RNAcentral holds the full RNA, with entries from SILVA. Predicted 3D model of a 530-nucleotide part of an RNA (small-subunit ribosomal RNA, 5' domain) from a metagenome.
Context: one part of a larger RNA
RNA sequence: GGAUGAACGCUAGCGGCAGGCUUAAUACAUGCAAGUCGAGGGGCAGCACGAGGUAGCAAUACUUUGGUGGCGACCGGCAAACGGGUGCGGAACACGUACGCAACCUUCCCGAAGCUGGUGAAUAGCCCUCCGAAAGGAGGAUUAAUACACCGUAAGAUAAUGAAGCGGCAUCGCUUUAUUAUUAUAGGCAGCAAUGUCGGUUUUGGAUGGGCGUGCGCCUGAUUAGGUAGUUGGCGGGGUAACGGCCCACCAAGCCUGCGAUCAGUAACUGGUGUGAGAGCAGGACCAGUCACACGGGCACUGAGACACGGGCCCGACUCCUACGGGAGGCAGCAGUAAGGAAUAUUGGUCAAUGGACGCAAGUCUGAACCAGCCAUGCCGCGUGAAGGAUGAAGGCCCUCUGGGUUGUAAACUUCUUUUAUAGGGGACGAAAAAAGCUCAUUCUUGAGCACUUGACGGUACCCUAGGAAUAAGCACCGGCUAACUCCGUGCCAGCAGCCGCGGUAAUACGGUGGGUGCAAGCGUUAUCC
Repeated sequence: GGAUGAACGCUAGCGGCAGGCUUAAUACAUGCAAGUCGAGGGGCAGCACGAGGUAGCAAUACUUUGGUGGCGACCGGCAAACGGGUGCGGAACACGUACGCAACCUUCCCGAAGCUGGUGAAUAGCCCUCCGAAAGGAGGAUUAAUACACCGUAAGAUAAUGAAGCGGCAUCGCUUUAUUAUUAUAGGCAGCAAUGUCGGUUUUGGAUGGGCGUGCGCCUGAUUAGGUAGUUGGCGGGGUAACGGCCCACCAAGCCUGCGAUCAGUAACUGGUGUGAGAGCAGGACCAGUCACACGGGCACUGAGACACGGGCCCGACUCCUACGGGAGGCAGCAGUAAGGAAUAUUGGUCAAUGGACGCAAGUCUGAACCAGCCAUGCCGCGUGAAGGAUGAAGGCCCUCUGGGUUGUAAACUUCUUUUAUAGGGGACGAAAAAAGCUCAUUCUUGAGCACUUGACGGUACCCUAGGAAUAAGCACCGGCUAACUCCGUGCCAGCAGCCGCGGUAAUACGGUGGGUGCAAGCGUUAUCC
C1' cells in the first nucleotide's frame, strides 16, 4: 500500500447493487416451511344446490333424501430421498483430476415391439359394544377398489444343458440355434357406437441420476519407530443391484513401514477469493459442484432411490402434560426468543414471474423463489451550488503594533441554475403465454390463427410541472519516517507514543485557539492476511 462476512469512537444528505451469528452442532415459546389426486374406491361428517314432507296466506322455519356440485376423515396412487439448513465428524478414494466396471442399479421421461383374459378371499371407513385422565386401544357385524391373492396365456426375459461361429484384457465376453423350467397386467374418463384419451404389464434401446474400483494430487509433529489376528492371502459358502474379509467356516503366515507405517494434533474439500510483477503465501464468507450431519448413540422398515431434518423402533440426556397407571417433544427450514459475545436483521407480502410436487385439466400446495422491511457492512454513482465580486469589510489569530500579515473571492452583494429534497400531475418494462375456448392444418402430437384472462413488488421506477440556494460536512493529522506551523496554558506534572522518542519555565511532539495538510458521507482506531 491493498484486502475484510468485521467491530469500536466521532459524524451522517440520497440512490443503485451486493452482504448480514465468524461465538454456544447451546436451549427453544408461537406461527408457518409437503402435499396432491373424487377422471382409482367405499362413502357423506360439514357446505351449497335440487327434490319431497310438516307448520304457515306468504316470506320463512324445521325435517327427509348421496339426486347434484363438491368433500372432512378413511382405503389406494404418486410425491415426501428433491428443494431448504449447518460444517459436527472425517487426513479418507472424503474431495479434485484422469481412467475403468468383461462386477452394477435407475421411479418418472423419450424411441421401438408385444399383451391387457378369468376368478376369489379380505380389510379400513360407516355402525354397535367396551377400556383409558389423556395419548390411544380392544372386540363384534358389514362393504369397495388402479389395495391383496389365485388360475390361464408366454413373444421376450431369466436359469440350466447341448451345438456352431466370432472376439478379447487373465477371470472370460458376444451372436445364432435346440430342449426344459420359472415369470405379467387394472382399470378410469368422453362418446349411442365406432373410437379417442389417460393409464397397467413384459421386453429392448436411450436419456438422466447414482453405486463401485484404480493412477496421481491432498496439513503439522520423530520430544510418536515399530504397527497389525479378519490382520494378509487362499478354498468354499452367505449377503448385495454389484466386486470384495463385506460377513462366516477351514487352511497358510502373511501384510504395512525411514519414499515416514502407527500414534497424536488440526481441518469439510474444490471451482474460485485476497495479495503479489511473478513464483509464492494466506484463507475457503456470499455464488456454484461434491461430501457429511439432523438432540447424543444404535437399528432396520417402506421404497426405483433413505438406513430418511419437519417417518419408525430402542437406549441415553433434557423439557413438558398427568387422574401417578402412563404419555408427548426435537428450528444446523423461515421468522422469532433466551443465552454466549466486540458483533450480525422482520414473529413482513405474493405465488405475478422462474422452478418443484400432485392432477386429464381447472387448480391446490410451495418461508424454494421473487419482493418488501432493518443496518454507511461494503462497492459504485450523485449532491451539499455556479459565475462575477477588493471599501482586500467586520470579527478571529499573529507580529518588529498610529501600522502590517493571515483567514480571503472567503463573506456581504449582483446575476444564474434546480441535480437532490418538498409539493402536485401522469405512469411502466418485467406478461411470454401456457392452460382452458373456437377455427384450420397434421407425419398423431404437434403447429398456426382468433378472442379472453392474469403483477406481490407498486401508484414503485421513470417522466412532466412549481417555487426557492433553498433540504444536506465531517473525521484524522501537522517533530522525523510523512503532506501540513504559530501563539497560549502546563512545567519529567498532566499527558503523548507505530518506531525513534517528547514533557524538568521560551514544548512546531502534552491540552487549547488560529492557520494548514489529507481523505470525504465518511474518517480514524483495533484485529487478521498478503

It matches the Rfam family "Bacterial small subunit ribosomal RNA". Its family is annotated with structural constituent of ribosome and ribosome in the Gene Ontology. Its mean pLDDT, the model's own confidence on a scale to 100, is 85.